[in-house]
Context: one part of a larger RNA
RNA sequence: GGACGAACGCUGGCGGCGUGCUUAACACAUGCAAGUCGAACGGGGUUUAAGAGGAAGCUUGCGAAUCUUAAACUUAGUGGCGAACGGGUGAGUAACGCGUGGAUAACCUGCCUUAAUGCCUGGGAUAACACCGGGAAACUGGUGCUAAUACCGGAUACGCUCAUUGCGACACAUGUUGUGAUGAGGAAAGGAGUAAUUCGCAUUAAGAUGGGUCCGCGUCCCAUUAGCUAGUUGGAGGUGUAAGAGACCCCCAAGGCGACGAUGGGUAGCCGGCCUGAGAGGGUGGACGGCCACACUGGAACUGAGACACGGUCCAGACUCCUACGGGAGGCAGCAGUGGGGAUCUUCCGCAAUGGGCGAAAGCCUGACGGAGCAACGCCGCGUGAAUGAAGAAGGCCUCGGGUUGUAAAAUUCUGUCUUCAGGGAAGAAAAAAAUGACGGUACCUGAGGAGGAAGCCCCGGCUAACUACGUGCCAGCAGCCGCGGUAAAACGUAGGGGGCGAGCGUUGUCC
Numbered sequence: 001g002g003a004c005g006a007a008c009g010c011u012g013g014c015g016g017c018g019u020g021c022u023u024a025a026c027a028c029a030u031g032c033a034a035g036u037c038g039a040a041c042g043g044g045g046u047u048u049a050a051g052a053g054g055a056a057g058c059u060u061g062c063g064a065a066u067c068u069u070a071a072a073c074u075u076a077g078u079g080g081c082g083a084a085c086g087g088g089u090g091a092g093u094a095a096c097g098c099g100u101g102g103a104u105a106a107c108c109u110g111c112c113u114u115a116a117u118g119c120c121u122g123g124g125a126u127a128a129c130a131c132c133g134g135g136a137a138a139c140u141g142g143u144g145c146u147a148a149u150a151c152c153g154g155a156u157a158c159g160c161u162c163a164u165u166g167c168g169a170c171a172c173a174u175g176u177u178g179u180g181a182u183g184a185g186g187a188a189a190g191g192a193g194u195a196a197u198u199c200g201c202a203u204u205a206a207g208a209u210g211g212g213u214c215c216g217c218g219u220c221c222c223a224u225u226a227g228c229u230a231g232u233u234g235g236a237g238g239u240g241u242a243a244g245a246g247a248c249c250c251c252c253a254a255g256g257c258g259a260c261g262a263u264g265g266g267u268a269g270c271c272g273g274c275c276u277g278a279g280a281g282g283g284u285g286g287a288c289g290g291c292c293a294c295a296c297u298g299g300a301a302c303u304g305a306g307a308c309a310c311g312g313u314c315c316a317g318a319c320u321c322c323u324a325c326g327g328g329a330g331g332c333a334g335c336a337g338u339g340g341g342g343a344u345c346u347u348c349c350g351c352a353a354u355g356g357g358c359g360a361a362a363g364c365c366u367g368a369c370g371g372a373g374c375a376a377c378g379c380c381g382c383g384u385g386a387a388u389g390a391a392g393a394a395g396g397c398c399u400c401g402g403g404u405u406g407u408a409a410a411a412u413u414c415u416g417u418c419u420u421c422a423g424g425g426a427a428g429a430a431a432a433a434a435a436u437g438a439c440g441g442u443a444c445c446u447g448a449g450g451a452g453g454a455a456g457c458c459c460c461g462g463c464u465a466a467c468u469a470c471g472u473g474c475c476a477g478c479a480g481c482c483g484c485g486g487u488a489a490a491a492c493g494u495a496g497g498g499g500g501c502g503a504g505c506g507u508u509g510u511c512c
Base pairs, nucleotide, nucleotide: 001512002511003510004509006508007507008506009505010504013382014381015380016379017378018377019375020374021341026339027338028337030336031335032334035081036080037079040078041077043075044074045073046072047071048070049069050068051067052066057062058061088294089293090292097219098218099217100216101215102214103213104212107211108210112207113206114205115204116203117202118201120154121153122152123151129144130143131142132141133140134139160185161184162183163182164181165180166179167178168177169176170175190199191198192197220266221265222264227257228256229255232254233253234252235251237249238248239247269291270290271289272288273284274283275282276281296317297316298315299314300313319330320329321328322327346372348371349370350369354368355366356365357364358363385414386413387412388411395405396404397403398402418453419449420448421447422446423445424444428439456501457500458499459498460497461482462481463480467496468495469494470493471492477484478483
């Protein structure tokens, strides 16, 4: 000198764009953050229409309850898809975690795309519901009824899997692959619509996307850590997995790693990047993007294409809450917000846009996101007026002839950025039209008013731009280094003057 997620002191007009718990991965009141589908299913409710019905009443055909049918709306439950995305955090991790380049002849992949083939026939349950219970509650038991795209059989099998087997092709060692034969095995679901049709369902092949696993190289400090290791290292066989493997198991062998730093200890998420520097390098990993890990602490599996699952389940623990003392409930490192630590924001608006989930759609949900709010926290831009104006006014300061403050002020003439008020008023929003804007009556435009509402901070001994007076008297104090102060202090304090930067200026901290 530059930089910062900064803080502190003094000061503070506006706008745009960013940024904002670096500490206690401390504890959390409250609300919201993941639902959706009635075009999968049976019920329930409401309304309407038609029919039946017929109480009280009577005008003898009106009429309440009730029942049936149909339609519309709605919905607790069964079922499907989603909830594994999106959002947060950086605790752990020195590791194939990450980066980079490869391998998979050792693998998986819901939704989507392409292609082929099929969708036949049966069955038994169960929630809801009704009734009877238990419990303070959370919740839960029994009996009975019922539906499905829920569940379970049978049939069929282009292709698929397995076993045996024939003929080729290829390769990288195990092998891969094409085409045949025989045998065995395995599938399905319907909904909407008058219909056409459409949305689905099953099997297979391929693609796309997303992942799993393995390997080469790179990846902080300490040797005042020098030896470490028994599933340890390897083999054969098995188990297991989507898949290779001591991943696991039985048996066998005795290996494996290490000064090219094993093992141990400390510290730490990694990268694209960012800061600095001429570069080499050094530092750093906040915001944004990619990957990883975690979700009160520890462990485990279930479901599923995908989790060992932040707002799922089970067990254990700590903590908090409810309780009728028998037993239960909870997990903000989601968005706001609270306490604590402390330096770090609103319990805001909207799904209008973009994106996501579900749905045939209308649509619903979305604290993702789009916006607004707060904070000079940062960067950038603008303003706080401009021109003229010497009697060099008054006042202040100073060796008081005079000098300086100083064209500075006053005064005169203007301007209208910003500001205030008023009027108009967007784009962002659309594949035919219409409708649809949180921001927002915002940005912007026009008119009017009046210089009116808007300047401070640090420094002035040298480094280092900028000096005098008074006060103080090794006191009070200053200070980044050298050093000032003990009676003439340009170094302390105040004033005048000056220098620097400017809505900021200084100080502190950290890095280069």
This is a predicted structure of a 512-nucleotide part of an RNA (small-subunit ribosomal RNA, 5' domain) from uncultured Pelotomaculum sp.
The prediction has a mean pLDDT of 85.
RNAcentral holds the full RNA, with entries from ENA and SILVA.